[in-house]
RNA sequence: GGCGCCAUGGUCUAACGGUUAGGACACGGCUCUUUCAAGGCCGCGGCGGGGGUUCAACUCCCCCUGGCGCUACCA
Numbered sequence: 001g002g003c004g005c006c007a008u009g010g011u012c013u014a015a016c017g018g019u020u021a022g023g024a025c026a027c028g029g030c031u032c033u034u035u036c037a038a039g040g041c042c043g044c045g046g047c048g049g050g051g052g053u054u055c056a057a058c059u060c061c062c063c064c065u066g067g068c069g070c071u072a073c074c075a
Stems, first nucleotide, its partner, number of pairs: 001071007010025004018055001027043005048064005
């Protein structure tokens, strides 16, 4: 240099182009308990950036950024 894959809260992980973007852990509050832990209820918090297609994009296309892998060249 070329090719391929990946990017969703603090962490892990879902989502036929039409969901209020779901779940688990963590965190906060309440509850339960003699106390703690566990349990129960509630809450907080996310689609890497920019364009395009579309009535509608996390999802499809292009560019960029970052990460990973394979490969070529030079030495």

Predicted 3D model of a 75-nucleotide RNA (transfer RNA) from an uncultured Armatimonadetes bacterium. The prediction has a mean pLDDT of 83. Rfam family: tRNA. Gene Ontology term of the family: triplet codon-amino acid adaptor activity. Rfam classes the family as a transfer RNA.